[in-house]
RNA sequence: AUUCUUCGGAAGAGAUUCCUCGGGUAAUAGUGGCGGAAGGGUGAGGAACACGUGGGUAACCUGCCCUUGAGUUGGGGACAACUUCGCGAAAGCGGAGCUAAUACCGAAUGUGGUCCCCCGAUGCAUAUCGGGGUGAUUAAAGGUGGGGAUCUUUCGGGACCUGCCGCUCGAGGAGGGGCCCGCGUCCGAUCAGCUUGUUGGUAGGGUAACGGCCUACCAAGGCUACGACCGGUAGCUGGUCUGAGAGGAUGGUCAGCCACACUGGGACUGAGACACUGCCCAGACUCCUACGGGAGGCUGCAGUCGAGGAUCAUUGUCAAUGCGCGAAAGCGUGAACAUGCGACGCUGCGUGGAGGAUGACGGCCCUAGGGUUGUAAACUCCUGUCAUGAGGGACAAGCCGCCCUAUUCUUAAUACGGGUAGGGCCCGAUGGUACCUCAAGAGGAAGCCACGGCUAACUCUGUGCCAGCAGCCGCGGUAAUACAGAGGUGGCGAGCGUUGUUCGGAUUCACUGGGCGUAAAGCGUGCGUAGGUGGUUGCGUGUGUCGGAUGUGAAAUCCCGGGGCUCAACUCCGGAAUGGCAUUCGAAACUGCGUAGCUAGAGUGCAGGAGGGGAGAGCGGAAUUCUUGGUGUAGCGGUGAAAUGCGUUGAUAUCAAGAAGAACACCGGUGGCGAAGGCGGCUCUCUGGAAUGCAACUGACACUGAGGCACGAAAGCUGGGGGAGCAAACAGGAUUAGAUACCCUGGUAGUCCCAGCCGUAAACGGUGCGCACUUGGUGUGGGCGGUAUUGACCCCGCCCGUGCCGGAGCUAACGCGUUAAGUGCGCCGCCUGGGGAGUACGGCCGCAAGGUUAAAACUCAAAGAAAUUGACGGGGGCCCGCACAAGCGGAGGAGCAUGUGGCUUAAUUCGAUGCAACGCGAAGAACCUUACCAGGGCUUGACAUGUGGCUGCAUGCCCCGGGAAACCGGGGAAGCCUUCGAGGGUGCCACACAGGUGCUGCAUGGCUGUCGUCAGUUCGUGCCGUGAGGUGUUGGGUUAAGUCCCGCAACGAACGCAACACCUGUGGUUAGUUGCCACCGGUGGUGAUGAGCCACCGAGCACUCUAGCCAGACUGCCCGUACAAGCGGGAGGAAGGUGGGGAUGACGUCAAGUCAGUAUGGCCCUUACGCCCUGGGCUGCACACGUGCUACAAUGGACGGUACAAUAGGAUGCAAUACCGCAAGGUGGAGCCAAUCCCCAAAACCGCCCUCAGUUCGGAUUGGAGUCUGCAACUCGACUCCAUGAAGUCGGAUUCGCUAGUAACGGCGUAUCAGCUACGACGUCGUGAAUACGUUCCCGGGCCUUGUACACACCGCCCGUCACAUCAUGAAAGCCGUCUGCACCCGAAGUCGCUAAGCCAACCCGCAAGGGAGGCAGGUUCCGAAGGUGUGGGUGGUGAUUGGGAUGAAGUCGGAACAAGGUA
Repeated sequence: AUUCUUCGGAAGAGAUUCCUCGGGUAAUAGUGGCGGAAGGGUGAGGAACACGUGGGUAACCUGCCCUUGAGUUGGGGACAACUUCGCGAAAGCGGAGCUAAUACCGAAUGUGGUCCCCCGAUGCAUAUCGGGGUGAUUAAAGGUGGGGAUCUUUCGGGACCUGCCGCUCGAGGAGGGGCCCGCGUCCGAUCAGCUUGUUGGUAGGGUAACGGCCUACCAAGGCUACGACCGGUAGCUGGUCUGAGAGGAUGGUCAGCCACACUGGGACUGAGACACUGCCCAGACUCCUACGGGAGGCUGCAGUCGAGGAUCAUUGUCAAUGCGCGAAAGCGUGAACAUGCGACGCUGCGUGGAGGAUGACGGCCCUAGGGUUGUAAACUCCUGUCAUGAGGGACAAGCCGCCCUAUUCUUAAUACGGGUAGGGCCCGAUGGUACCUCAAGAGGAAGCCACGGCUAACUCUGUGCCAGCAGCCGCGGUAAUACAGAGGUGGCGAGCGUUGUUCGGAUUCACUGGGCGUAAAGCGUGCGUAGGUGGUUGCGUGUGUCGGAUGUGAAAUCCCGGGGCUCAACUCCGGAAUGGCAUUCGAAACUGCGUAGCUAGAGUGCAGGAGGGGAGAGCGGAAUUCUUGGUGUAGCGGUGAAAUGCGUUGAUAUCAAGAAGAACACCGGUGGCGAAGGCGGCUCUCUGGAAUGCAACUGACACUGAGGCACGAAAGCUGGGGGAGCAAACAGGAUUAGAUACCCUGGUAGUCCCAGCCGUAAACGGUGCGCACUUGGUGUGGGCGGUAUUGACCCCGCCCGUGCCGGAGCUAACGCGUUAAGUGCGCCGCCUGGGGAGUACGGCCGCAAGGUUAAAACUCAAAGAAAUUGACGGGGGCCCGCACAAGCGGAGGAGCAUGUGGCUUAAUUCGAUGCAACGCGAAGAACCUUACCAGGGCUUGACAUGUGGCUGCAUGCCCCGGGAAACCGGGGAAGCCUUCGAGGGUGCCACACAGGUGCUGCAUGGCUGUCGUCAGUUCGUGCCGUGAGGUGUUGGGUUAAGUCCCGCAACGAACGCAACACCUGUGGUUAGUUGCCACCGGUGGUGAUGAGCCACCGAGCACUCUAGCCAGACUGCCCGUACAAGCGGGAGGAAGGUGGGGAUGACGUCAAGUCAGUAUGGCCCUUACGCCCUGGGCUGCACACGUGCUACAAUGGACGGUACAAUAGGAUGCAAUACCGCAAGGUGGAGCCAAUCCCCAAAACCGCCCUCAGUUCGGAUUGGAGUCUGCAACUCGACUCCAUGAAGUCGGAUUCGCUAGUAACGGCGUAUCAGCUACGACGUCGUGAAUACGUUCCCGGGCCUUGUACACACCGCCCGUCACAUCAUGAAAGCCGUCUGCACCCGAAGUCGCUAAGCCAACCCGCAAGGGAGGCAGGUUCCGAAGGUGUGGGUGGUGAUUGGGAUGAAGUCGGAACAAGGUA
């Protein structure tokens, strides 16, 4: 609030009017009782006895409830409401008057209670309990129902009896609460000291109660590294999530506790509050106002607004459960029960089932065959959940109450009342809901994500580092399983995916369960406090420990077994469990504690030795520099080379004397000492420690060590000395692009000493200290012992120290390995991805420099260790190659040719671009070629195949016209084959298609170049290694060779090498035509009828030659050397050590080259990017480069003469003799389809001229005249002749080829081809050299080894400044918030106290007046919230400017690091 009850109780209308009384109904105000402290909400605060757990209260309270004892007598005075008056806008307030009570106040009684006194019992105790006393003090209220025996009456009743509900004083209980204690309970030490009511005591006050809870006085305490104080954060728990567990995270719903109620403070009432919907005050906010004043508190249920990524209905009912009040009926209850909304979660169900292959259509893919969607659909046969319609229709419920019956208790009573049993009536928000029945019909009901790997599921298209994706790795730059769409597939399914969060995985904070030599990580070293740990033997104790019992560990949850909703979710019952805490009874091994011993740990003592251990004092020589003097003369010094510098005023050099400072050669040694830093001439003094030996003494005295203290290289700092040499800074000279460096000449601090700071180092064994245990070998320092000795030698052994190598074991590997990095124990320190950063801020230390402690924002997907294979090195070793060197000849300068770049152009088509493009594709661009450009044309096409249609038939041929041609238009002649089927052929039309030198060589095949004809590259098995991988293939020799030999955990094998095959060099044999012609015969010519020579024929095959076969060469033989392989020399031989040459090119590298040779995926064009034609261009010219030719001349040029080849080619071809032409060439044509015929040499040699000149060199250029090819030589051919006669006099830097029949020089041939740009290419023969000491250097390569931060591999990687952009952050004069300490001021409400002259009915005295007792208003001291002032501290924001940091496809400068990184 509401309700109930006792008492009291209107106004007004109306009634015929008024008054009074009674009853009923619906409200409502007041008095009084109980309840508003429960229930409901929320988590701000609080790090605390708040919570959890277990205890204590002998230090306490407790309304209603239960049990029980006693009582309930008799009086009195008021105040609301009401009436009336007044104030105020209102809220409300005041004065006067009347009144009731279970409201209030005395009095009586006292079973009892309390206080006091006495006694007893108990307890650790303050004390508690019980008993006694003539002591003192202390209570109450009535209401209601029934009865009629007795009395009385105003006849209503009352007294009285009786029931019920109350009231008072006690005792006990139950439940609830207060207070106290043990233990547990977050982060920060960049919070280390905090505290004055603070800690304790005495006395008092206060409280229900103990207590500094409060006050006064006294004492000076109390807490803290086991974390006080301060700061930050947080409600705690049962539980929940996760996890194998241990843990970690969390505290929403439900349950227990706490705290709060606009913010702060305060009390009142009450059993209980300092009170969510009570009061007072202050503050902020909102509202009303008449401006004077007032009102309010949803973190109750709904709802509104705001904020936000985001969270519901202003619902129904008190039917049930519960609570409050009431005697009860009942009333109230946004507690509660229900319903609604939200896929927010959990659970169940459906969206159909069976059959159905011409595997339909459609879609998608396709190798064009097919595949897939897919039994999926259609179709056939069924079923009927849910939803829909119709009908029936709950459980939950029976309390209470009423009625009836029976019985029992109470009582005088069969009244009343209470109890029990049976029967009946009444009551449902949800809800006509759940559920049941019927009807109809596959009908109404599937989505989301993914498909590169992790991870289950793949293709097409589009896009083209764009658009986009992305959890990590990463996709996308024209073939994307990664983007977007589609088809398909996978997963889950009324959901799916994303985001956020927590745990897991993460043994990645490691208790279970990690590490620290090199990955992050051992303090620079010692001494030592607290702490931790601790030898051995007894006895005691029972702290830890172990066992039993008891109590507790709320319920719910989890788990197990059952039950109820059709199942499940959900829920009910029972059980188990609840690592704990407490009490108690036991055990005594271990641990702790106490006590008594022991000597093995540790220490003391004694003995003789070793030592650069430390401190101080003194002494010494060598060297350097300087000074003085002597000798002596022009240089010295320094460097890669120089210069600066010193020196004729006499240096350097040399001799002597002197001065000064610093350091101590040899010995000297992985030797010694020290805790580390460190310590080195000799002597003396003082002093520390260790080792060995002896075993006398102590008796666990020990180990480690947070803090702490001490020591602590070099550099540096302060003050004072000293200063020879060296030497930051600095100066000069060099070097260099620069050189603030490296090198040189000087040179100051400093280096040295004394005193004091600093406190850091790659203070490193990158390895903390101590103890114990665990195979060995070999050195070395110290001490001791044994045997044997002349001996202290040698040898053997023990202990300590210090090295090396290695076993087991350990280790990621490297490695460690009794001096552990092995195996254990104890203690300390430290680590937790890289960068930011050992930085900022703060603290401490320092004179400063700085040290120490030590973050965060932000950023990255790594940073790192060890080892492996490569590659690389201005690393090493060995070796090779025309790689260098030694030579010969060239290029680079000139002219021309040719190719390329560039420029130009309508086009100058395209490709090739270091070596390895550039006389390359092109073995031949006037048209063609031709791909380019301009113009003109064609469109199934110049070419192929197929289909359909038309055609007895065109194209072609001829003619005409246009035209540059192609082509177009017109006309004409002839007019196809046929087994006759419109079959073949042809043409036209139409459709499929053709076509493309259009793109991609970075989609490809094939082919090719290159490293490189370099000697390498691999495999099987075995072995080694966790593995990558190694071994083999390395090693010692040798070779041209991974060639061969030897050795070897390898043994074999393959591709390469070599060999086989080809050419060539020698011989033999076979065969002689077209080859050959010596001998023989003949003929002819010449000559002299000769000889000789030439030609021819015959004969012949001897020789040459041709082309088959065979032989030959194998380090086979000899000498030397060597283990062998082999090497050197020699013989023989035509040839000698692969005889010479070619062919032959391993695994691979370069996304090397080629889509334009062909092939080919994809993309693109289709009256054009296809095809045809004419003309032009590819030949364009200021330039630049490559490759060549010709030269510059006399080793030449010109002329004349005279020789000697080979390879090849020849039918629209080669062409002889002959003739013409100066010539190119022409005429002509014998011969030849070719060892037959044809085409064929030049240098060379001989002779002569030229005589060093821009020429008798050189031939460009230009003019003229020609020839040839060809449809056609203008752009744009070659050649000839005449004339012209340029540059050029041997070529800068630099660079190329070649090692023998090679270089060089000289011609000749061929392909392509009508012709030719050929000076090119490919071959061929002739002439025919020089040089190689050698492997240092340049280049390339091979093997082994080493380093590496490289691995698109040194053309690598990578650092810093500067500039620009973005981001976060530090400092900063200040400015603005917020929290808080201290001091002071003001001081509300209010409690206690004081006061109270004003006020007061009850009680007392008093006749009364009045007084007293007791109170009150008011005032006031202390305290006291908010507020104010001042001054500090913490924290946050902001701030001109400033500092560094991080990040960012192509910025600048250098070149610091990685290799010996070019100065380690």
Molecule: small-subunit ribosomal RNA
Organism: metagenome